[in-house]
Context: one part of a larger RNA
RNA sequence: UUGCAGUUAAAAAGCUCGUAGUUGGAUUUCGGGGCAGGAGGUCUGGUCCGCCGAAAGGCAGGUACUGGACGCCAGCCCUUUUUCUCGGAGGCCCCAUCUGCUCUUCAUUGAGUGGUAGGGGAGUUCGGGACGUUUACUUUGAAAAAAUUAGAGUGUUCAAGGCAGGCCGUCGCUUGGAUACGUUAGCAUGGAAUAAUGGAAUAGGACUUCGGUUCUAUUUCGUUGGUUUCUGGGACCGAAGUAAUGAUUAAGAGGGACAGUUGGGGGCAUUCGUAUUCAAUUGUCAGAGGUGAAAUUCUCGGAUUUAUGGAAGACGAACAACUGCGAAAGCAUUUGCCAAGGAUGUUUUCAUUAAUCAAGAACGAAAGUUGGGGGUUCGAAGACGAUCAGAUACCGUCGUAGUCCCAACCAUAAACUAUGCCGACUAGGGAUCGGCGGACGUUAGCGAGUGACUCCGUCGGCACCUUAUGAGAAAUCAAAGUCUUUGGGUUCCGGGGGGAGUAUGGUCGCAAGGCUGAAACUU
Numbered sequence: 001u002u003g004c005a006g007u008u009a010a011a012a013a014g015c016u017c018g019u020a021g022u023u024g025g026a027u028u029u030c031g032g033g034g035c036a037g038g039a040g041g042u043c044u045g046g047u048c049c050g051c052c053g054a055a056a057g058g059c060a061g062g063u064a065c066u067g068g069a070c071g072c073c074a075g076c077c078c079u080u081u082u083u084c085u086c087g088g089a090g091g092c093c094c095c096a097u098c099u100g101c102u103c104u105u106c107a108u109u110g111a112g113u114g115g116u117a118g119g120g121g122a123g124u125u126c127g128g129g130a131c132g133u134u135u136a137c138u139u140u141g142a143a144a145a146a147a148u149u150a151g152a153g154u155g156u157u158c159a160a161g162g163c164a165g166g167c168c169g170u171c172g173c174u175u176g177g178a179u180a181c182g183u184u185a186g187c188a189u190g191g192a193a194u195a196a197u198g199g200a201a202u203a204g205g206a207c208u209u210c211g212g213u214u215c216u217a218u219u220u221c222g223u224u225g226g227u228u229u230c231u232g233g234g235a236c237c238g239a240a241g242u243a244a245u246g247a248u249u250a251a252g253a254g255g256g257a258c259a260g261u262u263g264g265g266g267g268c269a270u271u272c273g274u275a276u277u278c279a280a281u282u283g284u285c286a287g288a289g290g291u292g293a294a295a296u297u298c299u300c301g302g303a304u305u306u307a308u309g310g311a312a313g314a315c316g317a318a319c320a321a322c323u324g325c326g327a328a329a330g331c332a333u334u335u336g337c338c339a340a341g342g343a344u345g346u347u348u349u350c351a352u353u354a355a356u357c358a359a360g361a362a363c364g365a366a367a368g369u370u371g372g373g374g375g376u377u378c379g380a381a382g383a384c385g386a387u388c389a390g391a392u393a394c395c396g397u398c399g400u401a402g403u404c405c406c407a408a409c410c411a412u413a414a415a416c417u418a419u420g421c422c423g424a425c426u427a428g429g430g431a432u433c434g435g436c437g438g439a440c441g442u443u444a445g446c447g448a449g450u451g452a453c454u455c456c457g458u459c460g461g462c463a464c465c466u467u468a469u470g471a472g473a474a475a476u477c478a479a480a481g482u483c484u485u486u487g488g489g490u491u492c493c494g495g496g497g498g499g500a501g502u503a504u505g506g507u508c509g510c511a512a513g514g515c516u517g518a519a520a521c522u523u
Stems, first nucleotide, its partner, number of pairs: 004494001006492001007475002012491001014363001016361002021356003026248001031079005037073002041070007048062002050059003083130007092121004098115006134196003137191002140188002149180002153163002165174003206242008215233003253353001254350003258345002261342002266338004272316002276312003280308002283305001287298002324331002368409006378402001382398004420490003424482002427466003432461008441453004470477002496523003505516004
């Protein structure tokens, strides 16, 4: 590993990118024909043998002999389908020189049959050389110390054991001391499915021929030496020729281009809206706030309230939905600009470019930190009023930090769908959002194109309903199914409760703290 779990019991990193790693679509020899061979396969004939029968004939079988059909096992050849070369050995076939014998002819003229120079061909075996895609996998073999283990033989009196022993009883004879297992690595060997890998695309490609350049040296030219040529063997260059000359397909994989769209996706600028608070002006006059009830609080110096314009900073109601977009966090006034994205369409293009991911990186609500700006509202801390046994709270009145913007940090949340990502399959339904295709029809427009409706189909979304022969401890779930009938790929993570996300160490941070992360002990 086989073989656990991860919605709620312990548990999926907040989210995306991404290197190493792991995994990775289909496709290339299939088929046909021929030839001999092996084997106790099956069926069916004939002969022989056996039994029964007077005969005809019947019965059962045989590794007896000989046919046929089907099947099995290996092998060779052809079909585009094959390693090449040198040397040795021993046979075979063909051509052919010379020649022996027999028959024949006028005639070594012809036929047959032997031997033999020489040449060619197919093939067996041994040895050398050139070079051959390379592995994984699997078969067989060698090798793998004994003791141990399993196991054969053997009456240690049985047994644990031991490797002994047995026979005739006089010499003596004689048997055993097996075998298996031994998994990875290494060696040799058969196979060629599966999985990798390689080859010819700027031909620097294959094969054949020719011509150059260059290196090398064995024979033979009477001998020795020198030079040159021929010849043999490397290497390099050039030319010509041969060939079906050489690029698999275009994944209900992926990337790119293009088209019309779509969205509360992002950034910057711009614009609008009411509300709130404040200040000013204005009208009126005794209360106003607030609460369960009150009080703190404001108020003839006119509160609250009314009206008029104004300023400021926040926020963006209704429309607003089991709707949209975004990787998540998140995103909602108008308009403009900037770049980006998804889905759809496509007889477009590339051709494996892919999936998931240690390390690493980007983004990351709120709170918090630093420096500026701004401070309307709300409001931790704090003050006060209540309540109360007490109240350091809930309720109320104020109110600092903060809440808002810019620049920089921090990196966590019940960051939740408490449910990793990619791929396939398994069941019915009606809505809805986006694109596309189609259809009698309605509506706007004189009509057409085009919009808005209606209907059908299709791809991609957010969800929902009903069921379950599926799953589950159940709640429930079209995924949480396709799991003891257990294996699609890949990552992370959990192992009783506490101690404890603590201590310590490391690292990051200005800090707060984050990430990594125990043990003793207890139960």